[in-house]
RNA sequence: ACACAUGCAAGUCGAACGAACCUUCGGGUUAGUGGCGGACGGGUGAGUAACGCGUGAGAAUCUGCCCUCAGGAGGGGGAUAACGGCUGGAAACGGCCGCUAAUACCCCAUAUGCCGAGAGGUGAAAUGAAUUUCGCCUGGGGAUGAGCUCGCGUCUGAUUGGCUAGUUGGUGUGGUAAAGGCUCACCAAGGCUUCGAUCAGUAGCUGGUCUGAGAGGAUGAUCAGCCACACUGGGACUGAGACACGGCCCAGACUCCUACGGGAGGCAGCAGUGGGGAAUUUUCCGCAAUGGGCGCAAGCCUGACGGAGCAACGCCGCGUGAGGGAUGAAGGCCUCUGGGCUGUAAACCUCUUUUAUCAAGGAAGAAGAUCUGACGGUACUUGAUGAAUAAGCCACGGCUAAUUCCGUGCCAGCAGCCGCGGUAAUACGUAGGGUGCAAGCGUUGUCCGGAAUUAUUGGGCGUAAAGAGCUCGUAAGCGGUUUGUCGCGUCUGCUGUGAAAAUCCGAGGCUCAACCUCGGACCUGCAGUGGGUACGGGCAAACUAGAGUGCGGUAGGGGAGAUUGGAAUUCCUGGUGUAGCGGUGGAAUGCGCAGAUAUCAGGAGGGACACCAAUGGCGAAGGCAGAUCUCUGGGCCGUAACUGACGCUGAGGAGCGAAAGCGUGGGGAGCGAACAGGAUUAGAUACCCUGGUAGUCCACGCCGUAAACGGUGGGAACUAGAUGUGGGGUCUGUUCCACGGAUUCCGUGUCGCAGCUAACGCAUUAAGUUCCCCGCCUGGGGAGUACGGCCGCAAGGCUAAAACUCAAAGGAAUUGACGGGGGCCCGCACAAGCGGUGGAGCAUGUGGCUUAAUUCGAUGCAACGCGAAGAACCUUACCAAGCCUUGACAUGCACUGGACCGACGUUGAAAGGCGUCUUCCCUUCGGGGCCGGUGCACAGGUGCUGCAUGGCUGUCGUCAGCUCGUGUCGUGAGAUGUUGCGUUAAGUCGCGCGACGAGCGCAACCCCUGUCCUUAGUUGCCAUCAUUCAGUUGGGCACUCUAGGGAGACAAACCCUCUUUGAGGGUGGGAAGGUGGGGAUGACGUCAAGUCAGGAUGGCCCUUACGGCUUGGGCUGCACACGUGCUACAAUGCCCGAUACAGAGGGAAGCAAUACCGCGAGGUGGAGCAAAUCCUAAAAAUCGGGCCCAGUUCGGAUUGUAGUCUGCAACUCGACUACAUGAAGUUGGAAUCGCUAGUAAUGGCGUAUCAGCUACGACGCCGUGAAUACGUUCCCGGGCCUUGUACACACCGCCCGUCACGUCAUGAAAGCCGGUUUUGCCCGAAGUGCGUUUGCCAACCAGCAAUGGAGGCGGCGUCCUAAG
Repeated sequence: ACACAUGCAAGUCGAACGAACCUUCGGGUUAGUGGCGGACGGGUGAGUAACGCGUGAGAAUCUGCCCUCAGGAGGGGGAUAACGGCUGGAAACGGCCGCUAAUACCCCAUAUGCCGAGAGGUGAAAUGAAUUUCGCCUGGGGAUGAGCUCGCGUCUGAUUGGCUAGUUGGUGUGGUAAAGGCUCACCAAGGCUUCGAUCAGUAGCUGGUCUGAGAGGAUGAUCAGCCACACUGGGACUGAGACACGGCCCAGACUCCUACGGGAGGCAGCAGUGGGGAAUUUUCCGCAAUGGGCGCAAGCCUGACGGAGCAACGCCGCGUGAGGGAUGAAGGCCUCUGGGCUGUAAACCUCUUUUAUCAAGGAAGAAGAUCUGACGGUACUUGAUGAAUAAGCCACGGCUAAUUCCGUGCCAGCAGCCGCGGUAAUACGUAGGGUGCAAGCGUUGUCCGGAAUUAUUGGGCGUAAAGAGCUCGUAAGCGGUUUGUCGCGUCUGCUGUGAAAAUCCGAGGCUCAACCUCGGACCUGCAGUGGGUACGGGCAAACUAGAGUGCGGUAGGGGAGAUUGGAAUUCCUGGUGUAGCGGUGGAAUGCGCAGAUAUCAGGAGGGACACCAAUGGCGAAGGCAGAUCUCUGGGCCGUAACUGACGCUGAGGAGCGAAAGCGUGGGGAGCGAACAGGAUUAGAUACCCUGGUAGUCCACGCCGUAAACGGUGGGAACUAGAUGUGGGGUCUGUUCCACGGAUUCCGUGUCGCAGCUAACGCAUUAAGUUCCCCGCCUGGGGAGUACGGCCGCAAGGCUAAAACUCAAAGGAAUUGACGGGGGCCCGCACAAGCGGUGGAGCAUGUGGCUUAAUUCGAUGCAACGCGAAGAACCUUACCAAGCCUUGACAUGCACUGGACCGACGUUGAAAGGCGUCUUCCCUUCGGGGCCGGUGCACAGGUGCUGCAUGGCUGUCGUCAGCUCGUGUCGUGAGAUGUUGCGUUAAGUCGCGCGACGAGCGCAACCCCUGUCCUUAGUUGCCAUCAUUCAGUUGGGCACUCUAGGGAGACAAACCCUCUUUGAGGGUGGGAAGGUGGGGAUGACGUCAAGUCAGGAUGGCCCUUACGGCUUGGGCUGCACACGUGCUACAAUGCCCGAUACAGAGGGAAGCAAUACCGCGAGGUGGAGCAAAUCCUAAAAAUCGGGCCCAGUUCGGAUUGUAGUCUGCAACUCGACUACAUGAAGUUGGAAUCGCUAGUAAUGGCGUAUCAGCUACGACGCCGUGAAUACGUUCCCGGGCCUUGUACACACCGCCCGUCACGUCAUGAAAGCCGGUUUUGCCCGAAGUGCGUUUGCCAACCAGCAAUGGAGGCGGCGUCCUAAG
């Protein structure tokens, strides 16, 4: 490992050689021939899953330079570059002819060598300069380096299960430095693989590095060892060494030059450039040191290396000052406005000078003497000046050290997880402050850890994920007792190795440290060797307790085949018989006068087997049931004759395997998917009904799955019991049998101790305690799906992912809530009654609409005659218009005036504006009081937030509940108590109980009322005595009454019932009897219930206005809807007349009598009364009369006219009176409300508010005065216990699927394109080998020569082969 401009990175030797040039004549320089080196050093990690690497062994080898030993160097020869001439080409580079040298080349001789069994063959040298060293040749040995072989170790995938023809081996040939199928010929058919071959993917390996307690996991930068590669692919040459990074040849791609003919190139060397990328430096200095090449040497070369430069990239060290300094300065921030924090921090004073700056000196590194320093005038030393030159970043909700204000307002934003942000954000963005780290600090990514979350150390599988549906059985794992032997595992000693560096420990050197040096440990491994033999293992011999066989018994729906039985359904035939049958919650479809159903007789056919029957039996599981026969498997018990560990589990494999389904052929009574019809329903492709096809049945063959479940794999051993049941044996007992009792083995249930478990639960049939083997699990969804493979006729089955997505999914238990779950109980809850509402008219409130405004709030019950116990103005908060601005109101300060009050004029709708007149007090003389003006602080706001709040209130609900302490139980949430049995209005009381007590609620204590007693008698009362018109007065206080105090009622007495208690039923007495009646009293809590407009209050908002004043209007508006009421619809009534009886209140800006006036409302007038004294005062009822069932003598709306009263003022908008008018309405649809006794119903009276009044409202008072309750099935609400739950915002909960739109991810897909790999064939460059050769050639041989031989070059052919 993308492409590369430019420069450098490998040269050196003239002491090998000829020649050229220069020369100071000493010499020097150099192209070429020649020698050595360019195989080292440097780079990179593409390829490689391999003897590549690591480790340990081995035999069949080579090794230049180096060391050592032995021996030697005799004699000859022919060429060739350079050079000269000619010549080709653009260039690169050549061609021909001629000359010359060597340590270049060749021949002969010699030989310790080599070959050969031997004979014999073969086979070396080089001299140069000189005075020696140096060098050459041959052989032996060493060292170093290299090649080869083997054991062991070395990633993922089986959705890769089979691979291999030179493949495995042999014989021989060739080849190599060397063993070998390395090559070839022949022969044989082998070799590898579930201990994972082959294939695919990924990857250089190691020492080490990071992490971890360790075991492990991850990783392979720097440094070091090995390997591989050098543009891509192939090839050889030279050489000791290469198939060669800066060599050669060929092919390919790319780039460059070109005269188009042809050439040149390879930075994964050092710098550097472009590109790519989140991202990675200078085209520096020097050979001074270390090392390398050449050289005798001087020396030359060296981007190896030594240094410098750049980058906070890492590690280490240092600094940015030290001491003092409180008016705790200013500023900033907060604040309870007092103050606090920043903070001794600063300023200021006194010091110091590391560092930075300047000046002077100045190294070691140099290698035993001299010379030689790139770094470098560097390190270091001395001096000078002066606090001078030097602090940031993250975070502050929890985890996690460190908090406040402001801004923002589910926006902007934050976020590692949980989660913050919707107007008071410690969570966003600033700021102040404090915390952390610090020349760094945060973020992001990766790895390990925490994670016992893949568990060897060290997990699990009943219900959380997880036991295969069951059995047999191969490989494999594990395996009883005794003896001997071996020494494989195992234990131990020693030896070799485990490179150095790293790590750890101890020393030493740079001022310290990082860093470096030295010593030791470590390197847990591998190999060799000596020893031991308990245990595991091998071998040998034996044993019987495991296992099996035999023999004797025994139970059974165990399996297969054949035969056979009765009951029932249906159908057919015949008889009897008549109108329905059938079916349902109720119906209808359906069947039936063509005779059903019903009933009797006969017949046909198929399927299933009532009772026995069980909590029982058998089987490996699925499963198995009428009876008989035949065949057959297994179990259990007894016995102890036989074998002698023969056993257990069991990956793959094989067999069995419900129902449904499939194939072929039968069969088909009943039942019955699909289908049809009828119902139900909003619909009803369902539940119900009437029919009905496959199927269900049989034979043969497939399928192979189930909630195939005990949701619990198989085997062995051990560990309290109690009690059923099935099978067998023994003992006892019985005269014998039977029934029994005891015991033992096997099976099957229930309960339960220890132990286990998250709990539930399991518990000798374990889910306990241990051992062996197998299967399976690793968050939810996607998905048991897709793709691939195997099986199947198909349906489908087995095996089995990923992308993407969520922060959960899940288990067991707890407390609540809920249930068209269960049990018990209560309430005017229903029922039984009485009277209403809903219909009419009017009043009043609300919604809606309207409006300038119709102010605001309350909204299911629990808003709507509510806030409002009084809207004509005021109230008033709303609207319009006109005005005011320290203000209508409070406090303080400064300045200023002298009044204030009062009176008057003018303008105006008023408020307001403008103006006139009059006019102070005290004093210490500073000023103060009072009032006005101006200006500051501030006032003011019924503006917002009741989801920031206090307080108050509503509601569940006057329901009987809600809790606590201690103890006990539970890992815990929690439970117990408070549950249970009785009882009560009541968690009221009793009993029982691991609970014992206590608190808030219940009840009682409080008030009113009902009886009696007592005290006291005025304003009350009058029995007795007087008196009068009259309790008016005298008198009295007995009675009534008033208001103080007491008594009385407690299931007390008696009878009965349950359980003794506690209570209940009844009776008597009593004014009152079972809380006598009513009121006040409202537990823990719920509803973010209501109220910022009663008042209070945080925060926000307005400040010539959202504050304040005034006039007028509005809150009273009206197609409509609703709530609450009044009056009625009449005769139990209405009208007229007469007449009787209350209680509780109110009264001085008040109640007001008698009297007079008015039809009346009322007016005039005023006795009495601050009240048991005076005033205000009853109606229904009763008596008498009228009306006679009608829109009326009922009903009174509406309207007209005339009045009265209050009030500044009755138009919008008051009440009342008189006369006149006389509407709707004849008892009210669906629905709905109140009430259980002095209650409902009905009648009137009073009060608050208030000038008056919308009051028919509200709150009280008394009169008259009923009916009904069988009962708790149902509606509503509530209480207790229990049960289920996937709910906890709690059923108004949760939640499923389709569709529509958009986004993301993935699969399939005809076809098309690319990459990689493989097979067959064609062509075949360079090149080695082989063959051939007619061309060419100095050395050697022959020959006088010509020439020939040997050999070489070249050519051709061929095997192999890259690319194509």